[in-house]
RNA sequence: UCCUUAUAAAGAGUCGGGGGAGGAAACUGGUCCUAAGAUCCCGCAGCAACCUCUACUAAGAAGGUGCUCAGUCCAGCAGGCUUGUUCUGAAAGAUAAGGA
Numbered sequence: 001u002c003c004u005u006a007u008a009a010a011g012a013g014u015c016g017g018g019g020g021a022g023g024a025a026a027c028u029g030g031u032c033c034u035a036a037g038a039u040c041c042c043g044c045a046g047c048a049a050c051c052u053c054u055a056c057u058a059a060g061a062a063g064g065u066g067c068u069c070a071g072u073c074c075a076g077c078a079g080g081c082u083u084g085u086u087c088u089g090a091a092a093g094a095u096a097a098g099g100a
Stems, first nucleotide, its partner, number of pairs: 001100007013044001015043004022033003027076004045068003050064002052061003072092001077089004081084001
């Protein structure tokens, strides 16, 4: 990097240090965050429970990952109906586990 499977309206930072301009994956539109310093990096703290471990079908732990604004921030494509602040699904992306 690619493939397969599973998951996602829940949860968790008004912290310290660095840094100094855009950021929320990409494109378009919207919306939002940002010099009262965001995104990002390090530390600390926390959440969760995919793998793992102890149990043995309840549960517990927290070693490997992951995560800690907004539904994956919303829409885009297809379809349904009760036609709208609509519903379902797909695509793409994310994470985990396994494989190439």
SAM riboswitch aptamer (S box leader) from Halobacillus mangrovi, 100 nucleotides, folded computationally. NCBI's taxonomy places the organism under Bacteria, Bacillati, Bacillota, Caryophanales, Halobacillus. The prediction has a mean pLDDT of 83. The model forms 97% of the base pairs in the Rfam consensus.